[in-house]
Parts: sequence; structure tokens; C1' cells
RNA sequence: CUCAGAAAAAGGCAAACCAGUCGCGAGGCUGGGACGCAAAGCCAUGGAACUCACGUAGUCAGCCAGGUUACCUGG
Repeated sequence: CUCAGAAAAAGGCAAACCAGUCGCGAGGCUGGGACGCAAAGCCAUGGAACUCACGUAGUCAGCCAGGUUACCUGG
């Protein structure tokens, strides 16, 4: 540098739901919570799905593909 993996070790994230809050809404944020995750870190580039006040608008990265960064172990 690259490929693979999560058995070990150190850790990390946090579904549904609940409370508060923001938003027309999809949904977001904070706290609780843990279904799961080897990128469930980041990016809205292409699709899919969803929303609307229908716009070259918006949501969604834990839908798929892609880009990019990274701990450990092994080749």
C1' cells in the first nucleotide's frame, strides 16, 4: 500500500418506542432506550422510497450503487 475478516483485544454507533423541541410535512435535534451494525464514520453524485407550499424544492447515508476516511487481526 492492498485484500479479507470480526474469532480475540480496545472501543464505537444506536432501530423501534417514550419525553422534550424544531418543521406545513417527510423528518431533524436533545435525553432515555437497544433492534441491530466491520464502516450503522462522512459525502445528496446516480437510482429507489417518502413529503410538500409542486419549485432546477425538500427528507432519507440503518434502501441500493458510488466516492472518501479509519481501529484491530490475518494474507
The prediction has a mean pLDDT of 88. Predicted 3D model of a 75-nucleotide RNA (c-di-GMP-I riboswitch aptamer) from Chloroflexi bacterium 54-19. Its Rfam family is "c-di-GMP-I riboswitch aptamer". Gene Ontology term of the family: cyclic-di-GMP binding.